[in-house]
RNA sequence: ACGGUUCGCGCAGGAGAGUCGGGCAUUGCGCCCGCGCCGACGGAGCAACGCCCCGGAAUCUCUCAGGCCAGCAUACUGCACGGACCGA
Numbered sequence: 001a002c003g004g005u006u007c008g009c010g011c012a013g014g015a016g017a018g019u020c021g022g023g024c025a026u027u028g029c030g031c032c033c034g035c036g037c038c039g040a041c042g043g044a045g046c047a048a049c050g051c052c053c054c055g056g057a058a059u060c061u062c063u064c065a066g067g068c069c070a071g072c073a074u075a076c077u078g079c080a081c082g083g084a085c086c087g088a
Base pairs, nucleotide, nucleotide: 002087003086004085005084006083007082008081010079011078012077013076018035020034021033022032023031024030036068037067038066042064043062044061045060049055050054
């Protein structure tokens, strides 16, 4: 130099679900109640397996929080740079 793993940063791609009904207020953004929904930030649960009180994964499940005009951001993917570890 090369390859792999991992972390960080940058760029690009990237969702979902009522802009429902009522009330309040307002130039507008908004707030409350009700019912219905979403899950790819967070959170919780579990399989195989194991050292078997227990530990133990997710894009699965649940929706506590959060969200449901649009947008931002989000898991994840690609590229590039830098650090650490491993291989050769």
Predicted 3D model of an 88-nucleotide RNA (Glycine riboswitch aptamer) from a Paracoccaceae bacterium. Its mean pLDDT, the model's own confidence on a scale to 100, is 80. It matches the Rfam family "Glycine riboswitch aptamer". Rfam links the family to the GO term glycine biosynthetic process. Lineage of the source: Bacteria > Pseudomonadati > Pseudomonadota > Alphaproteobacteria > Paracoccaceae.